A computed fold for a 73-nucleotide RNA from a Candidatus Aenigmatarchaeota archaeon, annotated as transfer RNA.
Rfam family: tRNA. The family's RNA type in Rfam is transfer RNA.
The sequence was found in a public genome assembly.
Its mean pLDDT, the model's own confidence on a scale to 100, is 82.
[in-house]
Order: sequence, then C1' cells, then structure tokens
RNA sequence: GGGUCCGUAGUCUAGUGGCUAUGACGUCGCCUUGACGUGGCGAAGAUCGCAGGUUCAAAUCCUGCCGGACCCA
Repeated sequence: GGGUCCGUAGUCUAGUGGCUAUGACGUCGCCUUGACGUGGCGAAGAUCGCAGGUUCAAAUCCUGCCGGACCCA
C1' cells in the first nucleotide's frame, strides 16, 4: 500500500429500515438473614466511534474519516 471483518451502558452482548434500543454480569435501594453470602423485588446507567448523504423514518443502507483484529504484498 491492497483486502475482509468489527466499533451499541462500567464489561460482554441482541438488533439486519418503523413499538419505549435486548439480555447477562457489575453498581445502587428494599425484602429475606443474628451477620455475610445466596435468593426475591425494583432502580439508575446508551443521543449506537465521528461527520455527511439516502429515506416520511437510520444502530441498521451509502460515502469519507478515526480506532481495533486478521490476511496478502
């Protein structure tokens, strides 16, 4: 330099054009316990890497850029 794939809460992850963006772990509160843990109930936490475009409507499609992984040279 060329090619493929990926980027979504603190971490991992679902989503493949339209309902309030999904779940797990973690965090916080309450219940339970003599206490801790386990268990139960509930809550907070994401403007979906950045910018632009297409569309009535974009996390999702297109273009550029940034970052990461792998392959070729």